Predicted 3D model of a 443-nucleotide part of an RNA (large-subunit ribosomal RNA, domain I) from Pseudocyrtolophosis sp. The full RNA is in RNAcentral, with records from ENA.

Context: one part of a larger RNA
RNA sequence: UUUUGCAUCUGAAAUCAGUCAAGAACACCCGCUGAACUUAAGCAUAUUACUAAGCGGAGGAAAAGAAAUUAACGAAGAUUGCCUCAGUAGCGGCGAGCGAAGUGGCAAAAGCUCAAGUCAAAUCUGCAGGCUACGCCUGUCGAAUUGUAAUCUAAAGGUCAAAGCAAAAGGGGAGACCGAGGCAUAAGUUGCUUGGAACAGCAGGCCAAAGAGGGUGAUAGUCCCGUAUUUGGCCUCAGUCGAACCGAAUGCAGAAACCAUAGAGUCGGGUUGUUUGGGAUUGCAGCCCUAAAUGGGAGAUAAACUUCUUCUAAGGCUAAAUACCGAUGGGAAACCGAUAGCGAACAAGUACUGUGAAGGAAAGAUGAAAAGAACUUUGAAAAGAGGGUUAAAAGACUUGAAAUCGUUGAAGAGGAAGCGGUAGAAGUGGAUUACUUGGAGGU
Numbered sequence: 001u002u003u004u005g006c007a008u009c010u011g012a013a014a015u016c017a018g019u020c021a022a023g024a025a026c027a028c029c030c031g032c033u034g035a036a037c038u039u040a041a042g043c044a045u046a047u048u049a050c051u052a053a054g055c056g057g058a059g060g061a062a063a064a065g066a067a068a069u070u071a072a073c074g075a076a077g078a079u080u081g082c083c084u085c086a087g088u089a090g091c092g093g094c095g096a097g098c099g100a101a102g103u104g105g106c107a108a109a110a111g112c113u114c115a116a117g118u119c120a121a122a123u124c125u126g127c128a129g130g131c132u133a134c135g136c137c138u139g140u141c142g143a144a145u146u147g148u149a150a151u152c153u154a155a156a157g158g159u160c161a162a163a164g165c166a167a168a169a170g171g172g173g174a175g176a177c178c179g180a181g182g183c184a185u186a187a188g189u190u191g192c193u194u195g196g197a198a199c200a201g202c203a204g205g206c207c208a209a210a211g212a213g214g215g216u217g218a219u220a221g222u223c224c225c226g227u228a229u230u231u232g233g234c235c236u237c238a239g240u241c242g243a244a245c246c247g248a249a250u251g252c253a254g255a256a257a258c259c260a261u262a263g264a265g266u267c268g269g270g271u272u273g274u275u276u277g278g279g280a281u282u283g284c285a286g287c288c289c290u291a292a293a294u295g296g297g298a299g300a301u302a303a304a305c306u307u308c309u310u311c312u313a314a315g316g317c318u319a320a321a322u323a324c325c326g327a328u329g330g331g332a333a334a335c336c337g338a339u340a341g342c343g344a345a346c347a348a349g350u351a352c353u354g355u356g357a358a359g360g361a362a363a364g365a366u367g368a369a370a371a372g373a374a375c376u377u378u379g380a381a382a383a384g385a386g387g388g389u390u391a392a393a394a395g396a397c398u399u400g401a402a403a404u405c406g407u408u409g410a411a412g413a414g415g416a417a418g419c420g421g422u423a424g425a426a427g428u429g430g431a432u433u434a435c436u437u438g439g440a441g442g443u
Base pairs, nucleotide, nucleotide: 028059029057030056031055032054039046043093069076070075080107081106082105083104090098091097111317112316113315114263117151118150122148123143124142126140127139128138129137130136131135157259158258159257164252165251166250170246171245175241176240177239179237180236181235182234183233189220190203191202192201193200205222206221207211213225214224215223268289269288270287271286272285273284274283295312296311297310298309299308352359353358372397375386376385377384378383
C1' cells in the first nucleotide's frame, strides 16, 4: 500500500433471561369529589349531608397507633371497639333541628425504628460456578465517601472502673394443636289377622349413657345407615408451633464525674373557602408573610406582662380487641311452603320485549316398582274396539272445587231477570203396601 470477510464499527429490526402489572371484582375499609328530593307545614342560611351518584386505592380485614395526649388530681399514660358521660357542653333564620370530649367500667393488649450525633467501607445488588439450596461459599462486573455497615433514638444516650449475669441465629426434635382420611361398639325381622306391600292391629319378647334423624312397597328403639358413650379412643398423612440438649456470636446491668444532640417554605401569623359541637375560629386547603434553639407546641374567650404544668411537631413500622347485603365452609330455626318464599324449588336473569340503557315471566307431584300398555282387529294415519300391566289406570299422569265452555236430556207464548205463595201437571229419589219372578231355610 492492497486484499479477504454480514470480521470490526454505526444504525435499524426480530426474538427476548430477569423485572413491572395498567384490568376484573368490590359486602366491609381508606382517600377525593359531591348534589337534590326532603324537613323547616312557604323559603334563601340551615336540614337532608361532610349522605347518594361519580373517581382513585387496598386488605383479610382496612384505617389508627406508641403523645408537640389528657389533665389540674394523691394525677393518668399508644391505638381500636362497647357501656356510661349525654341528647349533656355547645352549634343553630338560637327556628326546624344538629350535637361531641375528659373521667369511670369493660374487651383486647406490645412495643419499636430512622434522620441528625459518633465512626468511616468494617456494607450491598447483579452475573458465573459450586454446595448440605426460602440459603451459603468462591470468582467477577458494579453500587457507595453527595456516606454503605456498626452504634444511638429522648423512657434517653455517649466516654471511663472493678466484679458479675443472661443468652441469639442455626442444629435438634420429645411433644402439643389444627386439618384430611380411615377403624370400632346394643337389642326381633317371633306368631295370627287385614293388605299389592306390614313399618298397621292383636299376642307375647329384647336393648336403652342409644326412643335424634333418614331409608326400606302404610306409622320401624330392636331390618339398614346412623344415634348414645363422644368437647372421646386408636391408626396413617400433611401443616403450624415446639421442650430437653448442642451452639456462645452477642447482650444486660454498671457509682461518681464529664460530654453533646433531636426533622423548614415547616411551626406560627394574615386572609379566603370549606368543615366542625368548637363558639374573637375544631380540622383541612389555596394565596401572602414567614421563625426560634435555656427553643417550640398545648393548657376550649381575643391581647400584653408574668408564673406554673405538660408534651417534644414538621420522618417511619407495628398483632389483638372492631367492620363485613360480595365470596367460601358449617350449623340451627316459634320463618315461607309453589299467586307464598329470592325475579328464579323446574334447561331463570332463561323464554320474550326494546335500536339501546333496560325490562322480564309462566312453569313442582304417574307408580312401591316403568311393570310406560305385548298381541289381535278396524283405519292411510291419528285413533278406536278387544286384550294386557297394576292394589288402582293413576296412562302424562296424586286429589281434581268454582266461575266458564261443548254435548245430551227435560221444561218454557208474553210480564227484564230473579224471589215468595196456592192449586195442579210432568219427571225423579226415598219409604210402604200389593202382585209377579228367582234364591235360601223350615214344615
Model confidence (mean pLDDT): 80 of 100. Rfam family: Eukaryotic large subunit ribosomal RNA. Its family is annotated with structural constituent of ribosome and ribosome in the Gene Ontology. Clan: LSU clan. On this family, see Cannone et al., BMC Bioinformatics 2002: "The comparative RNA web (CRW) site: an online database of comparative sequence and structure information for ribosomal, intron, and other RNAs". The organism belongs to Pseudocyrtolophosis, within Eukaryota.